[in-house]
RNA sequence: GCUGGUGUGGCUCAGUGGUAGAGCAGCGCAUUCGUAAUGCGCAGGCCGCCGGUUCAAAUCCGGCCACCAGCUCCA
Numbered sequence: 001g002c003u004g005g006u007g008u009g010g011c012u013c014a015g016u017g018g019u020a021g022a023g024c025a026g027c028g029c030a031u032u033c034g035u036a037a038u039g040c041g042c043a044g045g046c047c048g049c050c051g052g053u054u055c056a057a058a059u060c061c062g063g064c065c066a067c068c069a070g071c072u073c074c075a
Stems, first nucleotide, its partner, number of pairs: 001071007010024004018055001026042005048064005
């Protein structure tokens, strides 16, 4: 340099055009002799960045960035 993949709450991931979700973690309450266990609830995300298409974009298109894998060149 080329090709492909990935990028979404703190972590691991789902969501492939129509109000952004789950599990775990966190916080509160309940329960318990007690608990990191159980139950209920709460909070938490500019969907990597910029632009385009569209009535509407996490989702489609273009560029860029980061990470991973493979290939190639030079030394």